[in-house]
Context: one part of a larger RNA
RNA sequence: GGAUGAACGCUGGCGGCGUGCUUAACACAUGCAAGUCGAACGAAGCAGUUGCAGGGAUUCCCUUCGGGGAGGAACGGUAAUUGUCUGAGUGGCGGACGGGUGAGUAACGCGUGGGCAACCUGCCCCAUACCGGGGGAUAACAGCCGGAAACGGCUGCUAAUACCGCAUACGCCCAGGAGGCUGCAUAGCUUCCUGGGGAAAACUCCGGUGGUAUGGGAUGGGCCCGCGUCUGAUUAGCUCGUUGGCGGGGUAACGGCCCACCAAGGCGACGAUCAGUAGCCGGCCUGAGAGGGCGGCCGGCCACAUUGGGACUGAGACACGGCCCAGACUCCUGCGGGAGGCAGCAGUGGGGAAUAUUGCACAAUGGGGGAAACCCUGAUGCAGCGACGCCGCGUGAGUGAAGAAGUAUCUCGGUACGUAAAGCUCUAUCAGCAGGGAAGAAAAAAAGUCUUUGGCUUUGGACGGUACCUGACUAAGAAGCCCCGGCUAACUACGUGCCAGCAGCCGCGGUAAUACGUAGGGGGCAAGCGUUAUCC
Repeated sequence: GGAUGAACGCUGGCGGCGUGCUUAACACAUGCAAGUCGAACGAAGCAGUUGCAGGGAUUCCCUUCGGGGAGGAACGGUAAUUGUCUGAGUGGCGGACGGGUGAGUAACGCGUGGGCAACCUGCCCCAUACCGGGGGAUAACAGCCGGAAACGGCUGCUAAUACCGCAUACGCCCAGGAGGCUGCAUAGCUUCCUGGGGAAAACUCCGGUGGUAUGGGAUGGGCCCGCGUCUGAUUAGCUCGUUGGCGGGGUAACGGCCCACCAAGGCGACGAUCAGUAGCCGGCCUGAGAGGGCGGCCGGCCACAUUGGGACUGAGACACGGCCCAGACUCCUGCGGGAGGCAGCAGUGGGGAAUAUUGCACAAUGGGGGAAACCCUGAUGCAGCGACGCCGCGUGAGUGAAGAAGUAUCUCGGUACGUAAAGCUCUAUCAGCAGGGAAGAAAAAAAGUCUUUGGCUUUGGACGGUACCUGACUAAGAAGCCCCGGCUAACUACGUGCCAGCAGCCGCGGUAAUACGUAGGGGGCAAGCGUUAUCC
């Protein structure tokens, strides 16, 4: 000199863009952060229509006035059907993404370059073939019972794109066999034969949507290897599933991944083991570079989700807002037993030098579900707070010597502040006031319409009456901080008297201190200026 996720002191006008718990991976009140589909399904509620059996107001006809007949409203019941809605239930898809944190990890974790002849891949795209015929349940619901609750038990009823057999299946899988081609290779590719095994679900507005099998693609993942990746030798030996083999189990898949048996190996001064520290990278800071330091924001990968362990479901998890067990902690309890997990967004306590709102909206972008409308989305878009950083703007411009007053100094003549002020003439950025007022958004969708694979119109904005534009108005509302001995730009007076104090280094202060304190003046930077901390 440059830099910072900074803090502290003094000061502080506006805007834009960024950025904001570096400490206790400490504990958390409250609200929200993952739902959606009625075009898979049954039942309940509401409304309408129709049928059936009731019900009989009012009206009409006949009458011997006693009555008889026709017609049939309200109303409730039952059955069918349509529409719609709500919360719960069965079922499907999604809760493995998105969001957070950096504890652990010195490791194939990450980076980079290869490999899988050892692998998987829901949704999406392409292609081929198929979707035949049956069955038994169960939740919801009803009844009864247990429990303070959380929740649970028994009996009975019912549906499906839920579940289970059967049929069919070239291709697919398994076993055996034959031929061809290829490869470094344990082998791969391809053609064929025999035997065995394995599938489905329908809905519909008739346009479609879906289901099953197989092959291919795309995307995402899994595994293996070479090289690189902090410090300590005041850590020198380490290892028994350890190193290898054979056989098996397991996995999507190779493998001591696991197991039985056999052999006795394997690693290490090119630093094993142990200990300490640490998420890694793209990058960021500095530097002429080489290098050194850092890994906050943003992007990629990894790991974790109160601590430890475990599996289930699933295409995918050993699963932050799923399950089970154990531990610590907190809460409820009728003492028998239960409930919970902010390292999601806000917010609270605590710790700390220190780090924000319990805000608005799904309008845009993106994600989940749905045929769609639409619903959900603390992702995201915005707003709020903080000079925390960077950038931009302003706090006026011109003129003005009686060099005013005042202050400081003085050799008492003067000198400095100083064109500075006042005065006069202008201007109006920003703030304040008034008026107008967006783009971001119409490609999709819906509605309407027409000349209908399309065109046109309309609907639709959190930010926001914001940005921006215009007008009127007033110099009004807007400057501080540090320094002045040398390094280092900038000097005098008074006070103090080795005191009080200063200080980055050298060093100042003991009676004329340009070094302490105050004042006047000056220098530097400026909505900041200094100090501290850290890095080059």
Predicted 3D model of a 536-nucleotide part of an RNA (small-subunit ribosomal RNA, 5' domain) from an uncultured bacterium. The prediction has a mean pLDDT of 83. The full RNA is in RNAcentral, with records from ENA, Greengenes and SILVA.